[in-house]
The RNA shown here (Glycine riboswitch aptamer) has 105 nucleotides and comes from Ornithinibacillus halophilus. Its mean pLDDT, the model's own confidence on a scale to 100, is 81. The organism belongs to Ornithinibacillus, within Bacteria. The sequence is in RNAcentral, with records from Rfam and Ribocentre. The model forms 91% of the base pairs in the Rfam consensus.
RNA sequence: AUGAUUACAAGGGGAGAGUUUAUAAAUUCCUAUAUAAGGAAUUUAUAACGCCGAAGGAGCAAGCGGGAUUGCGAAUCUCUCAGGCAAAAAGACUCUUGUAGGACG
Numbered sequence: 001a002u003g004a005u006u007a008c009a010a011g012g013g014g015a016g017a018g019u020u021u022a023u024a025a026a027u028u029c030c031u032a033u034a035u036a037a038g039g040a041a042u043u044u045a046u047a048a049c050g051c052c053g054a055a056g057g058a059g060c061a062a063g064c065g066g067g068a069u070u071g072c073g074a075a076u077c078u079c080u081c082a083g084g085c086a087a088a089a090a091g092a093c094u095c096u097u098g099u100a101g102g103a104c105g
Stems, first nucleotide, its partner, number of pairs: 006100008018049001020048012050085003056081001057079003063072002
């Protein structure tokens, strides 16, 4: 003195699948026999059915080890526990900047 893998921080990009059905409550609006009753919309909670995979989680092929089925063994694969299915939030991954670090030359 160049400044790789990597880690952290900030900002940006970032897919998929129901704003389904039912019940209850609240709010608003309309009709009205105006203290009844009914209908519509929104929100919340619960339940049911259907789906998604890119937070997290779980599983394993080749291969390695071994006498041997038990061990190690990846993911954007698979499972869907969790999470999600209008918007919002989240979001694997990725880009830029900064800091740490110091491979290679």